[in-house]
RNA sequence: GAUAGAGGUGCGUUCUUUAUCAGUAGCAUUUGCCGUCUCGUAUGACUAAGCGGUUGGGCAGUGUGAAAGGAAAGAUCGCCGAAGCGCUGUGUUGUCGGCAGCAGCUGGGCGUAAGGUUAACAGCCUUGCGACUGUCACCGUUUUUUCGGUGUUGAGCUAUC
Numbered sequence: 001g002a003u004a005g006a007g008g009u010g011c012g013u014u015c016u017u018u019a020u021c022a023g024u025a026g027c028a029u030u031u032g033c034c035g036u037c038u039c040g041u042a043u044g045a046c047u048a049a050g051c052g053g054u055u056g057g058g059c060a061g062u063g064u065g066a067a068a069g070g071a072a073a074g075a076u077c078g079c080c081g082a083a084g085c086g087c088u089g090u091g092u093u094g095u096c097g098g099c100a101g102c103a104g105c106u107g108g109g110c111g112u113a114a115g116g117u118u119a120a121c122a123g124c125c126u127u128g129c130g131a132c133u134g135u136c137a138c139c140g141u142u143u144u145u146u147c148g149g150u151g152u153u154g155a156g157c158u159a160u161c
Stems, first nucleotide, its partner, number of pairs: 001161005008080001010079003014075005026064004031060004037056001038053004044096003083106003086102005107133002110130008134153001136151005
């Protein structure tokens, strides 16, 4: 350097079904009230500086009535820096998403607290704490199997060439 592997409630993609989202948004209605509080225009989506238009607009009542994102279960595919976060660039009026890059952080899952996100103490993300666990190193122990302690952590570890 190449190939193949291990950690386990292991990581991520896609599809289907179901619940939630929600009796919410929207639409209709002139039944009542307010009295100018407004509409369109950029895009993958939101936003409207500017420009253009018009009598629209809001609340309550009545009727009708979604969807996306996220979740659970199942199936499938790709994998073990799997992946997540952060930063930079691209793009934009600006923001988010997407795409590309970075030897910047994180071994892993679980629980918990705070913060952020979200309709939601469901989930996700970040940080702190807790025990558990994987790997290697050192020390001690051991029928040299194993057990105990300390420390590091993926650009790592194991096997073969």
The RNA shown here (Lysine riboswitch aptamer) has 161 nucleotides and comes from a chicken gut metagenome.
Of the family's consensus pairs, 95% are formed in the model.
Its Rfam family is "Lysine riboswitch aptamer". Gene Ontology term of the family: lysine biosynthetic process. Rfam describes the family as follows. Riboswitches are metabolite binding domains within certain messenger RNAs that serve as precision sensors for their corresponding targets.
The prediction has a mean pLDDT of 82.